[in-house]
Context: one part of a larger RNA
RNA sequence: UGACGGGGGCCCGCACAAGCGGUGGAAGAUGUGGUUUAAUUCGAUGCAACGCGAAGAACCUUACCUACCCUUGAUCCUCGGAAUCUUAUAGAAAUAUGAGAGUGCCUGAAAGGGAACCGAGUGACAGGUGCUGCAUGGCUGUCGUCAGCUCGUGUUGUGAGAUGUUGGGUUAAGUCCCGUAACGAGCGCAACCCUUGUACUUAGUUGCCAGCGCAUUAUGGCGGGGACUCUAGGUAGACUGCCGGUGAUAAACCGGAGGAAGGUGAGGACGACGUCAAGUCAUCAUGGCCUUUAUGGGUAGGGCUACACACGUCUUACAAUGGGCAUUACAGAGGGCUGCAAACCCGCGAGGGCAAGCGAAUCUCUUAAAGGUGCUCGUAGUCCGGAUUGGAGUCUGAAACUCGACUCCAUGAAGUCGGAAUCGCUAGUAAUCGCGAAUCAGAAUGUCGCGGUGAAUACGUUCCCGGGCCUUGUACA
Repeated sequence: UGACGGGGGCCCGCACAAGCGGUGGAAGAUGUGGUUUAAUUCGAUGCAACGCGAAGAACCUUACCUACCCUUGAUCCUCGGAAUCUUAUAGAAAUAUGAGAGUGCCUGAAAGGGAACCGAGUGACAGGUGCUGCAUGGCUGUCGUCAGCUCGUGUUGUGAGAUGUUGGGUUAAGUCCCGUAACGAGCGCAACCCUUGUACUUAGUUGCCAGCGCAUUAUGGCGGGGACUCUAGGUAGACUGCCGGUGAUAAACCGGAGGAAGGUGAGGACGACGUCAAGUCAUCAUGGCCUUUAUGGGUAGGGCUACACACGUCUUACAAUGGGCAUUACAGAGGGCUGCAAACCCGCGAGGGCAAGCGAAUCUCUUAAAGGUGCUCGUAGUCCGGAUUGGAGUCUGAAACUCGACUCCAUGAAGUCGGAAUCGCUAGUAAUCGCGAAUCAGAAUGUCGCGGUGAAUACGUUCCCGGGCCUUGUACA
C1' cells in the first nucleotide's frame, strides 16, 4: 500500500421489511447429470452451466456409430478431350463397366493458339468440428451502470509511499458547493444519440371524413374537402427558469404556481482502470503439437429422440373471480412473389378445390383474446382437469417405422393449492389475456417483440445478502 475481521462509523440496492404472484407436490414440455448403448457427437458446471451454443436433429444438418467405397483429393504443371445430353447392367447408394448423340465461344486466311469445363499423370501440397482457451487475436460473461480508476507538476517522507481523491454539507453520481499544500488534467458520471409523452407548422396518398352533394340493404362507396385522426419532415417545450421556506449569504433540499410533462419526465443504446490463467482453438483467425491409403473425403442405414433415477427452467391444472354453449365489441407491432391469399364451393374438422387482389398506409396473413350480455352446471375427482391409449384421417416432404405437427371419434391418468427451503416484482410495473416475427419444406409450452385489462405495498434500515467511502486491528500478500 492492499486484502481480510462473527472491529467501528456513514450510505446505497426488490438486500431485508410491507405486499402480490410463483417454484419446491401432480402430469407434460425442454435442458442437464447419471445410467445404458455400436453410437447415444462436442462444448457450457456456484452466483456468472442446466428452454445455454441450437433463430428450430425424420434425410440433410452431423461433427458420433455400423457397413461399403476413394487416396494429389483445393491450386499449380504436363498430356489428352469441347462442354454437355440420352441410355443399359450391377449395387442400399456412393460408384463401377458399357452404348449412342454431339462439336460451340475468342483470335487467326489457314495451321495453330487462348478462356471455361472433363479425364489421366507427376510431385510440391491440400484436408482435419484432431489436442492445447494454461501459447494467442477477436468476441463475450461477471463484479456493475457500481462510482470509481489514474496521471502531470508541486509539496512531503531516508524509503515503500502519501498528498491531490481526505474534511463540512449535498447528490442517482469523485454531482456540485465550501474549506484545504496543493494546482490542474484524463478515463468513467452527466449531456450529446434513438423511442415515447404536448403543441404549432409544412405536406395530403394507398391514410382521414366535420361540413356540402350523390348513391346504397349497408359501408369514405363516389364527387369533393384538409377541418379532425394519422403519417413524417421542421420547430417550440423543462432549465430548479419563477414564488415561499430551510440552509453557511453556497451547493442543494422541502412545498407551491403555471404546465401535456417537474426536478435524470419514462424507456433504450451506451459498461472506466481492472478482477475471475472466467468462456470460446466447434463462428472465424492463429503459434505449437499430432495425423496423411487416414484423425482426410464420399454413400446408405442407425444415433444425437435410449430410461430404475436425480436436478434446473417452463406449460397446463387442481376449479364457481370458474367450466360449457350462444350472442356481441375494442388493439398494436410485424410478415408476404419458390410468397400472403380474399370471396365462393366441398368437408364435423385438420384441410381441399377453384381463383380475384397485392412486391402492399391500397390486397392479404387478420375473426384479437381476456371483456360485455343471456342460458346452464351446484362443490362432485364433477359439464373441473386433460395425461395416456385405441381407431379413422389431414398436411409438409423422395420418404413421417425408429422420430413430425395437426384434426375427428372414443378413452379420461395424476392432480382437491403443494414439507424443509427458495424466486420475481415498486406502476402502466406485478399479475392476467391474446397477437406477431426470426429460424423454417414441415416441426414451439422456447426466444425476441406487440398491444388489451390492470393491482397491492414500502413504517423503516435492527437483522440476512451484495456493494461504496472513512477509520481501526492484523501471526496475511
Small-subunit ribosomal RNA, 3' major domain from a metagenome, 477 nucleotides, folded computationally. The full RNA is in RNAcentral, with records from SILVA.